[in-house]
Molecule: c-di-AMP riboswitch aptamer (ydaO/yuaA leader)
Organism: bovine gut metagenome
RNA sequence: AGCCGAAUCUAACCCAGGAGCGGGGGAACCAAGUUUUGGGGUGAACGCUUUGCUCAGGCAGUGCGAUGCUAACGUCAAUCUGGCUGAAAUCAGCGAGGGUGGUCUUCUCUACCCGAACCCGGCAGCUAACCUCGUAGGCGAAUAGAGAGAGGA
Numbered sequence: 001a002g003c004c005g006a007a008u009c010u011a012a013c014c015c016a017g018g019a020g021c022g023g024g025g026g027a028a029c030c031a032a033g034u035u036u037u038g039g040g041g042u043g044a045a046c047g048c049u050u051u052g053c054u055c056a057g058g059c060a061g062u063g064c065g066a067u068g069c070u071a072a073c074g075u076c077a078a079u080c081u082g083g084c085u086g087a088a089a090u091c092a093g094c095g096a097g098g099g100u101g102g103u104c105u106u107c108u109c110u111a112c113c114c115g116a117a118c119c120c121g122g123c124a125g126c127u128a129a130c131c132u133c134g135u136a137g138g139c140g141a142a143u144a145g146a147g148a149g150a151g152g153a
Stems, first nucleotide, its partner, number of pairs: 002139003008019003020135006030125001038123001039120004046095004054087004059082003065076004097114005105149005
């Protein structure tokens, strides 16, 4: 130069504001009735499988010890070992979904990536009027994939 994202421009330097772009709440009608199995919001970020580790349960073996008038022999039982079942979640993999490939935009193909995190606080469906909030942060350097269409220059 540019990229992700709503996160830009203006204004004011005294408090603040304005425009634009985004988010939430909030009638009727409609929808839904299902509330610890909590519920909900922003966001592409939601699912499936899942070695190893952890937790819980149960099975088999072991048997520190305790106990039963006698005792053949029973009952309870610390600890340890090995499989089994389940739960949560991690490494990894796959997919839903999302981004980038330099004139802008759309479609197809293709390559490379992401597939997180945070918030509300017992509570919210949609929703006109109305009310309210945000306008951050993080990346990043040299000719940059191909084809087709439209528009512009």